[in-house]
Molecule: RNase P RNA; transfer RNA
Organism: Hydrogenophilus sp.
RNA sequence: GGAGUUGGCCAGACAGCCGCUGUGGCAACACAGAGGAAAGUCCGGGCUCCAUAGGGCAGGGUGCCAGGUAACGCCUGGGCGCCGCGAGGCGACGGAAAGUGGCACAGAAAAUAUACCGCCGAUGGCCGUCCGCAAGGACGGAUCAGGUAAGGUUGAAAUGGCGAGGUAAGAGCUCACCGCGUUUCUGGUAACAGAAAUGGCACGUUAAACCCCACCCGGAGCAAAGCCAAAUAGGCAGGCGUUGAAGCGGCUCGCUGAGCCUGCGGGUAGGCUGCAGGAGGCGACGGGCGACCGUCGUCCCAGAUGAAUGGCUGUCCACGACAGAACCCGGCUUAUCGGCCGACUCCUUUU
RNA sequence: GGUGAUGUAGCUCAGUCGGUUAGAGCGGAGGAUUCAUAACCCUCAGGUCGGCGGUUCGAUUCCGCCCAUCACCA
Repeated sequence: GGAGUUGGCCAGACAGCCGCUGUGGCAACACAGAGGAAAGUCCGGGCUCCAUAGGGCAGGGUGCCAGGUAACGCCUGGGCGCCGCGAGGCGACGGAAAGUGGCACAGAAAAUAUACCGCCGAUGGCCGUCCGCAAGGACGGAUCAGGUAAGGUUGAAAUGGCGAGGUAAGAGCUCACCGCGUUUCUGGUAACAGAAAUGGCACGUUAAACCCCACCCGGAGCAAAGCCAAAUAGGCAGGCGUUGAAGCGGCUCGCUGAGCCUGCGGGUAGGCUGCAGGAGGCGACGGGCGACCGUCGUCCCAGAUGAAUGGCUGUCCACGACAGAACCCGGCUUAUCGGCCGACUCCUUUU
Repeated sequence: GGUGAUGUAGCUCAGUCGGUUAGAGCGGAGGAUUCAUAACCCUCAGGUCGGCGGUUCGAUUCCGCCCAUCACCA
């Protein structure tokens, strides 16, 4: 100098004028006023009501190990696998020797195996020649029975791989190495790794197919829920109900124990709380590899309900993206003009 | 604000516990019939199965993330 990896931060700046919302104040006025995603509503929790949220079945979710956390499908560290020269990145990463199912077409065969083209002629039989008095024997042939799965063909996938021995031809049939399984030992909290012995292939693939195993999950949601005020009448029809309605939003046990559901018609439809002090921000110190935790100090930092955070002017620059709270918080995912800082890797050059 | 459902041909809908060519009716085009039109009859075209990614040999179907539309809740 070039190419990259990774972690974090900012999100036009300043000034003036006019507005909007909230809080404080009698008033003048003072102070504060969107985000990293406020978004999607995909997870988790707080909060509220339903019974105090309880047992069982069903259902759903998660899925290497350990830790963090209020909790999680999140995060951190580690293991294993794959990719990259590397920094580093990615991984729905339990179980297929419990069971059931699927594997189209092609192919011999797609899972209790099987045998199309092949290979073989050891064994039994057949035919021919020769030898022999005969029993029978030798050689050759065809491949009938048979042996075989090395090779070929198909496919996404073919029953351990490769080499040597062995054989009629072959085959874990035997052996070495590798892979796999089992047992033991060592290291590690564990996932796992390493070593030794042993088995001799028995175990194709698929669980984002059913399923099995382990762990977790009660339901609904701030339009939850509570209070004040206003209005009033609870009317008609149908259905269910003390043999149990409804609470109870899959069923059931259990608890409470008399109303409930649907349709038609009518009245009211204003306000307050919930609702902004919180798993809060910042700083220092301490613990931890880290996520994070503890102690101390300090700060108060949007709160509407037709719903505020805007407009104009001036100066400057790199000329400004995606987008805007609505009960709150922790994550994930998606959208996003550009800029800054830290750590690290590879290549080239110079000293 | 919260909750739920749907997306397949121009329109209305099927389909699938993953299997090779995704169908039906209406509509459209051409032919036949008729003096002509309609109806009837014959033939044909028309689909990135909302989009992107993943699992799988193979995805409309299974999983994840987005997009659009509709409905309900005071």